Source information: The RNA shown here (Bacterial RNase P class A) has 407 nucleotides and comes from a Desulfatibacillaceae bacterium. Rfam family: Bacterial RNase P class A. The family's RNA type in Rfam is ribozyme. The gene name in the source record is rnpB. The RNAcentral record of the sequence draws on ENA.

RNA sequence: CAAGGGAGCCCGGACGGUCGCCGGCGUACCGUAAGGGUGCGUCGGAGGAAAGUCCGAACACCACAGGGCAGGGUGCUCCGUAACGCGGAGGCGCGCCUUAGGGCGUGACGGCAAGUGCAACAGAAAGCAUACCGCCUGGCGGUGCCCGGCCUCGCGGCCGGGUACGGUCCGGUAAGGGUGAAAUGGUGCGGUAAGAGCGCACCGGCUCCCCUGGCGACAGGGGAGGCCAGGCAAACCCCACCCGGUGCAAGACCAAAUAGGGGAGCGUUGGAGGGCGGCCCGUCCGAUGCUCCCGGGUAGGUCGCAAGAGGCGGCGGGCAACCGUCGCCCGAAGAUGAAUGACCGUCGCUCCGUGUCCGGGCAACCGGCGCGGGGAACAGAAUUCGGCUUAUGGGCUUCCUUGACCC
Repeated sequence: CAAGGGAGCCCGGACGGUCGCCGGCGUACCGUAAGGGUGCGUCGGAGGAAAGUCCGAACACCACAGGGCAGGGUGCUCCGUAACGCGGAGGCGCGCCUUAGGGCGUGACGGCAAGUGCAACAGAAAGCAUACCGCCUGGCGGUGCCCGGCCUCGCGGCCGGGUACGGUCCGGUAAGGGUGAAAUGGUGCGGUAAGAGCGCACCGGCUCCCCUGGCGACAGGGGAGGCCAGGCAAACCCCACCCGGUGCAAGACCAAAUAGGGGAGCGUUGGAGGGCGGCCCGUCCGAUGCUCCCGGGUAGGUCGCAAGAGGCGGCGGGCAACCGUCGCCCGAAGAUGAAUGACCGUCGCUCCGUGUCCGGGCAACCGGCGCGGGGAACAGAAUUCGGCUUAUGGGCUUCCUUGACCC
């Protein structure tokens, strides 16, 4: 210097012009039942994730005396916070590095020593008992060898004892072998027929008690008990703590047409009212009918809906997350088939190529300048905040690995 990886942090282009979209305010004209519409001027107009909708809140409505059950969630400790399953600091376990001290990473990290349950294949056996090979005592019968006794002239035979080997049966054993992801603490001595925490010593673990340090998780030390107790709770379950439900389509208000509801008036052959383009006549229709008022709801509209659990800096507290205080700055996107855009120019960023270029260096190279060409992602508000997760372009710092070049 290049490539790759880990951790942490930052940015997510700037200015100008033209055309357009949404909203606020002002103004002119037009208009509605209410809301308004059009033109002109002016101001404002997406994000670090606006995303997933996974947690937690604000807010709104409904429910609610208190307690319990059911259901859901969380799960080492302390702290932070409005709250959290989030964050900070720590403890313990595991992994890696390091001579050590220690460092880095990582963990759903309460309980399996409460109960119930589960465990493929292999294996004798997977949870309380069991025994495949092996080891050991004993019984039975077999074979070989040795010894003794008896019979026989002798070969030889019979009986008894010992020993070795293999077989079989009853039993003991859990040292050793073998299976498995996992097999009933480890090493040694004693012990025994052979063995075994069976006994003992040391080591490890567990339970209980005490002391010291720490807010605590826990750590260090001492003592007692052979207690040795396998794994899984992201299996049911137990324990502790937390949780009422639904979500801005919450919810509040205004409010047509039509059809229901309530009331009043008029009217039913001496006829209210209606049709025949207006009026009179005429004619036709005409009775659960006609007119008016009240009320609920719908369409539609308005509000909710934009000024904060805000940001930056100083000081103080805290290891930190964060908190307090002072000052300053923003804080008017608010749509509803849903605006926030397109193009051009200049600059910036970055990549590639290039230069008798400039500065630095012994050099590899580093920094800059000029010219030509290219590139810019993920994505987009929909009541609002705090988190987490996921997507994505570029840059910086630091550590590790590999490679190239130079001195």